This is a predicted structure of a 475-nucleotide part of an RNA (small-subunit ribosomal RNA, 3' major domain) from an uncultured bacterium. The prediction has a mean pLDDT of 84.
Context: one part of a larger RNA
Formats: sequence, structure tokens, C1' cells
RNA sequence: UGACGGGGGCCCGCACAAGCGGUGGAGGAUGUUGUUUAAUUCGACGCAACGCGAAGAACCUUACCUGGGCUUGAACCGCCGGUUAAACCCCCUGAAAGGGGGGCUGCAGCAAUGCGAACCGGUAGAGGUGCUGCAUGGCUGUCGUCAGCUCGUGUCGUGAGAUGUUGGGUUAAGUCCCGCAACGAGCGCAACCCUUGUCGCCAGUUACCAUCAUUCAGUUGGGGACUCUGGCGAGACUGCCGGUGACAAACCGGAGGAAGGUGGGGAUGACGUCAAGUCAUCAUGGCCCUUACGUCCAGGGCUACAAACGUCCUACAAUGGCCAAGACAACGAGUCGCAAGCUCGCGAGAGCAAGCUAAUCUCUUAAACUUGGUCUCAGUUCAGAUUGGAGGCUGCAACUCGCCUCCAUGAAGUUGGAAUCGCUAGUAAUCGCAGAUCAGCACGCUGCGGUGAAUACGUUCCCGGGCCUUGUACA
Repeated sequence: UGACGGGGGCCCGCACAAGCGGUGGAGGAUGUUGUUUAAUUCGACGCAACGCGAAGAACCUUACCUGGGCUUGAACCGCCGGUUAAACCCCCUGAAAGGGGGGCUGCAGCAAUGCGAACCGGUAGAGGUGCUGCAUGGCUGUCGUCAGCUCGUGUCGUGAGAUGUUGGGUUAAGUCCCGCAACGAGCGCAACCCUUGUCGCCAGUUACCAUCAUUCAGUUGGGGACUCUGGCGAGACUGCCGGUGACAAACCGGAGGAAGGUGGGGAUGACGUCAAGUCAUCAUGGCCCUUACGUCCAGGGCUACAAACGUCCUACAAUGGCCAAGACAACGAGUCGCAAGCUCGCGAGAGCAAGCUAAUCUCUUAAACUUGGUCUCAGUUCAGAUUGGAGGCUGCAACUCGCCUCCAUGAAGUUGGAAUCGCUAGUAAUCGCAGAUCAGCACGCUGCGGUGAAUACGUUCCCGGGCCUUGUACA
């Protein structure tokens, strides 16, 4: 100087407390361990691995296994040599790859005894998701959006170092003020950026419709008010008033205001820590393989299943289930696509088919909700697993191993032990919708809106963190 203490002081955080809803019990989905297997490819392991890489394993992907093939090789490029051009199609064998044989079309192009694309042979270079993340770059997680981390000059100390950065207040903040052997500065904080909340101006189609006509319908004429769209501005600064305070910084209350003290949300992550993660995104040193640890193909596996754990979904019902009628969104996506409408089908869906490269058309009926009816506390008209049958869709192909529909079947489950998680407001809880990936496959993920709470006395305690101080046989 740090680190540590079941030392002290001050302070903060859904850290506790106060509340609301869960997990842990059930069934299922999914990831992991374990076991099994020819293979169940690999990585990730407290927080910070476990719906993680994977924004989508039937083939492909695919790296794994079994079997069948190839060896300048599956791909790009250099040099040399060759050719009835290459290529396409068909037949035989085969699981295919591949190998062999045959046929048809064809004989590229040019400045033409040749050059030359393409193919074949040779040759130098290949290839490796093989190892090492403890050889590395790059990227990322984490402490933590915590308020810290440092430097120059000066001063003090023999020196390591100290000071500044400590102290008194204050703040979300090393934020600001005052003081002070310090005076300044840098990286962080804040602000500048995006979005949302209010208003004005400009603009008015594909959006809008108050007034005037008109219609089944903003449909048409028309309008430029409103909504909305999207460009430019305004607006919030403790600016104003009162109080507290040290005449400071600031804090408390109030006014005005759409908004008040960082208005809400996002992006933004200092010096560093964990030899944290990644050699399987990519790049790369070293090592290793080179008729195989490379490469092509078929089938299988990654989907196994006594068990254990994590994350979720659905429930156990009456604040509910079922039936009928009625109402209100936002974000988005669409031509290899979204598909209105009509017909058929109980339905998944099928047939025909308008419009739309989209504020125009379509996905697109949002659901919870409201009104009426029914059920009457039961393993039920709760719950829907499992299983049998019949179908639909995608796709060469749904057996291993997809999703959906209909009929039947109707399991566990009556609110969950010890323990444990999230959340402070348009939040929790609850309800649906869209998108990426994607032929098909979503209870996951990323967004979007609808309905919409309770509680916070407080900082004694648990956990994590910041500053000062103290002890130390630790570095």
C1' cells in the first nucleotide's frame, strides 16, 4: 500500500421488512446429469452452465456410428501434356455414391498450319468441426450503470509511498458547494443520440370526415377543420414564490404547466477482476493425421430411459366450465409470398379465383371483456395426459422421428414439506396478437398492445456493494 475480521462509523440496492404472484407436490414440454448404446457428435458447470451456442436435428443440417466408394482428392487458382469438345438425355448393374456399356443432339469462340474456354491425365500447392482458450487476436459474460480509476507539476517522507481523491454539508453520481500543501488535467458520472408524453407551423394520399350533398359502405362529389402520418420548431432550466441551510451547494412546500426537479423507457459499461467463456463463427502460433483424424454416399444416431436437477406450459375449478349474441388494439409481415370472395367438408383443409411489390389489397374474426342462458361443489358439464380408430398438410420421403383435425378413451391432480424466486406503476398479475428462424415443425425467444392492483413503518437482521477508520503472525 492492499486484502481480510462472527472490529467500529456513515450510506446505497426488491438486500431485508410490508405486500402481490409463483417455483418446490401432479401431468406434459424442453435443457442437463446419469445410465444405456455401434453412435447416442461437440462445447457451456456457483452467482455469471442447465427453453444456453441451436432465430427452428425426418433427409440435408451433421461434426457421431455402421456399411459401400475415392486418393491432386468435394471447392478456387499456377504450370506441363492430351482430347472423336464439354454438356444433356436414355438404358444395365447398385441402397446411393460410384463403376461399366450404349444412344441422341452437339463440335463453343477468335485476328485460324494456330490460339483457346471446357474436360481428362500429371505436378507444386490441398484438406482436417483433430489437440492446446493455460501460446494468442477478435468478440462476449461478470462484479456493475457500481462511482469509482488515474496522471502532470508541486509539497511531505531515507524509502516503499502519501497528498490531491481526506474533512464539513449535499447528490442518483469523485454531483456540486465550502474548507484544506496543494494546483490543474484525463478516463468514467451527467449532457449531447433514439423513443414516448404536450403544443405550434408546413404538407394532405393510399390516412381523416365537422359542416353540405350522396351511399349498402368515407362509397362518391367535396373539405384541409379533427384524427393520423413525418419534417421543422417550441417546451422543463430548481427558471418563479415561501421556508430551512453557512450569505453556499442543496433540500422541503407551493404556483403555473401536458409534463417538476435525471418526466418515463432505451442505447451507452471507466481502470481492472475471474489464466472466466469461445481454436466448433472467424482469424492464428505450436503439435498431430496425409489411400486418412481428409472426402463422397446410403441407412442409423443426435429423439434411447430404472432415476435426479433446472427452466417453462396446462391444471386442480363457480372471480369458474360450456352455449348463444355483441364490442374495442398495437407492433409487424407478404410476389418462390399474403390471399379476399364463392363452392365443398363437422373440422384440419381442398377446388376455383379477385386484389396487393402494400397508410390502398391480404394476413386480421384479437382475447380476456359485456349481456343472456345452463351447470350447483362432485374427481364433476373441472382437468386434460394416455391410448384406439379415421383423416388433413408440408415435403423425393413423416416407421425410427413432424404438425394439425374429427370420433372415442378420460390418467395424475382437490393449491403443494424443508426450502426458494420475481416484482415499487401503466409495474406485478392476467389476456391475446405479430415477427425472426422456417418446405413443414414454438408451451421457447424477441417485440406489441388490452385489462390493471397491493404494499414500502423502517434499516435491527440476511445478501451484495461504496467511503472513512481500526487490528493483523496474510501478500